This is a predicted structure of a 77-nucleotide RNA (transfer RNA) from a Pseudomonadota bacterium. The coordinates come from a structure-prediction model, not an experiment, and the mean pLDDT is 81. RNAcentral holds the sequence, with entries from ENA. Taxonomically the source falls in Pseudomonadota (Bacteria, Pseudomonadati).

RNA sequence: GUCUGUGUAGCUCACUGGGUUAGAGCAUCUGACUUGUAAUCAGACGGUAGCGGGUUCGAGUCCCGCCACAAACACCA
Repeated sequence: GUCUGUGUAGCUCACUGGGUUAGAGCAUCUGACUUGUAAUCAGACGGUAGCGGGUUCGAGUCCCGCCACAAACACCA
């Protein structure tokens, strides 16, 4: 340099043939239980989806640019 993939909650990931409210587990907090802790149970908190633009009545999902990361190929004496 070329090409492909990934980017969604604090972490790990779903949701991608556009549609009614973006979810799960873990973590955190509160309560129950316990003499107490852990475990268990119940609940709460937490993201307008990497950034910007476009298409559309409507975009996490489609298109374009940029950024970051990963892999492959090429180049490199």